A computed fold for a 354-nucleotide part of an RNA from an uncultured organism, annotated as small-subunit ribosomal RNA, central domain. The prediction has a mean pLDDT of 83. Rfam family: Bacterial small subunit ribosomal RNA. The full RNA is in RNAcentral, with records from Greengenes.

Context: one part of a larger RNA
RNA sequence: UUGGGCGUAAAGCGAUCGAAGGCGGUUAGAUAAGUUAGAUAUUAAAUACCUAUUGCUCAACAAAGGUGCCGUAUCUAAAACUAUCUAACUAGAGAAAGACAGAGGCAGAUGGAAUUCCUAUUGUAGGGGUUAAAUCCGUAGAUAAUAGGAGGAACACCAAAAGCGAAGGCAAUCUGCUGGGUCUUUUCUGACGCUGUGCGAUCGAAAGCGUGGGGAGCGAAAAGGAUUAGAUACCCUUGUAGUCCACGCCCUAAACGAUGAAUGCUCGAUGUUGGUUGGUUCUAAUCCCAAUCAGUGUCCAAGCUAACGCGUUAAGCAUUCCGCCUGAAGACUACGAUCGCAAGAUUAAAACUU
Numbered sequence: 001u002u003g004g005g006c007g008u009a010a011a012g013c014g015a016u017c018g019a020a021g022g023c024g025g026u027u028a029g030a031u032a033a034g035u036u037a038g039a040u041a042u043u044a045a046a047u048a049c050c051u052a053u054u055g056c057u058c059a060a061c062a063a064a065g066g067u068g069c070c071g072u073a074u075c076u077a078a079a080a081c082u083a084u085c086u087a088a089c090u091a092g093a094g095a096a097a098g099a100c101a102g103a104g105g106c107a108g109a110u111g112g113a114a115u116u117c118c119u120a121u122u123g124u125a126g127g128g129g130u131u132a133a134a135u136c137c138g139u140a141g142a143u144a145a146u147a148g149g150a151g152g153a154a155c156a157c158c159a160a161a162a163g164c165g166a167a168g169g170c171a172a173u174c175u176g177c178u179g180g181g182u183c184u185u186u187u188c189u190g191a192c193g194c195u196g197u198g199c200g201a202u203c204g205a206a207a208g209c210g211u212g213g214g215g216a217g218c219g220a221a222a223a224g225g226a227u228u229a230g231a232u233a234c235c236c237u238u239g240u241a242g243u244c245c246a247c248g249c250c251c252u253a254a255a256c257g258a259u260g261a262a263u264g265c266u267c268g269a270u271g272u273u274g275g276u277u278g279g280u281u282c283u284a285a286u287c288c289c290a291a292u293c294a295g296u297g298u299c300c301a302a303g304c305u306a307a308c309g310c311g312u313u314a315a316g317c318a319u320u321c322c323g324c325c326u327g328a329a330g331a332c333u334a335c336g337a338u339c340g341c342a343a344g345a346u347u348a349a350a351a352c353u354u
Stems, first nucleotide, its partner, number of pairs: 004325003007308002012322001014203004021195003025089007033082002035078008048067004053063003092192001093189004097184004104178007111155001116150007126137002163170002208249006217243002222238004260321006268299012303310002327354002336347004
C1' cells in the first nucleotide's frame, strides 16, 4: 500500500484547449490475447496440511506415505466478460435548418450630466475644512451666480437573489467585424466520446516594469497643519509616481462556491431569466393558467456530515480520469534549476525545537 481523505480541521492546479496514457453506448458474428477449467512437467530438503500408519509407555518429538500453497512452461477445452477484427444501430457526441436572449470579445464614431482649469460679466469679504481648529485660497477681487471655451476620466436613472463569459471579468448610445449558448422539429454523420499528469499551447483582477503619449478627478511616496506623553498613523490642506491610451513584459490574489471535470440515478414547494407547446380570450397581441427544456435563487423529504450545514446547481447514491494532503514550527524558506529587464514567480528540502 491493500483499507483514509480534500466546503470550514492538512488537502481541488486561477481557467481553458489539447498530444500520450487511462476509461468508454447498443446488437450480431469471428478470433482466443487477458480470463476460466483440465492434463503433463517443474516448483531441493526441512517447515505446512492429511493418515484408527509406524517408533520412543502417551504426547510433544521423530519416521513413512500422501496432499499441497505460490508461481512458470507446454498442450487441450470453454466463450459470459474485457480485448481485437468484421458488419450494423441511434439513446452519447457532432452537423444542418428555423427561431431567440444577452454589460461575451475587438474596432470605430457619437452623446449628455458632473469635477477641474481658462476667459468675460455680476458682486463683496470672506471662503474652505473639522469634533474643534489650523495649514490652505481670497481686496493682485476669492467663495457664490451667469455665459462661453479647453481637457481628461467615468457612464446616474434603467438595475434586479437579473443577463453573458472557461476563468479573470463584462454596463452611456450607435455602427461594423466576431466567439459561445439555448429552444424546436425533422433530416444527416454513426461512438466520431470523457478525462487529461509530465510535456506543450492560450487566457489570466489589481499592483508593478519597459518605450512613447496623456494627465480632469482621485491619489502610494513626500511636505505642511492638527491630535497625542509620543503619532514616522487615523482627521485636514497640498501633492509625485500611478490610475487612462498604444505596444511589450510580469503571471500573482480570500484568482472563493474556500466545493476539479464529465456522466447517470434519487421527494417536493416557491421565485426569477430565455425558449417551446397547449389552454383561456369573439379574434389577435399583451396579461393570466398549465406542461416542458435550458439557466439562476430561496426553503425543505430521504440521505450525508464532527457539527455548521449540503440537499436534482449535492457536500446524497454510483462510475471514469486528473490534481492534491499526511502533526506544529522551521518554510508560500535555503540551495539548485527554469523563467523574468527588474520586482520577483515556479519547483522545493534539511538541521534544530516541540